[in-house]
């Protein structure tokens, strides 16, 4: 350098064109003699960024940043 993939709540990852979800953790309640567990409630996201296509993008296209793997 060239090619290919990945960026979504604190972690892990899910959604593939119609106002975003799980499980862990994180807060409160219930429970307990107190903790732990269980159960039931909540908060946390402008989908990495910039444009393009669309009536509408997380999702398609292109650029750019970072990550990760191949060749040389």
């Nucleotide at each position: 350098g060239c090619c290919c993939g990945c960026a979504u709540g604190g972690c892990u990852c899910a959604g593939u064109g119609g106002u975003a979800g799980a499980g862990c953790g994180c807060c409160a309640a219930u429970c307990u003699a107190g903790u732990a567990a269980a159960u039931u409630g909540g908060a946390g996201g402008u989908c990495g960024u910039c444009a393009g296509u669309u009536c509408g993008a997380u999702u398609c296209u292109g650029g750019c940043u970072g990550u990760g793997g191949g060749c040389a």

A computed fold for a 72-nucleotide RNA from Thermothielavioides terrestris NRRL 8126, annotated as transfer RNA. A source record names the gene tRNA-Thr-AGT-2-1. Rfam family: tRNA. By type it is a transfer RNA. The sequence is in RNAcentral, with records from GtRNAdb. The coordinates come from a structure-prediction model, not an experiment, and the mean pLDDT is 83.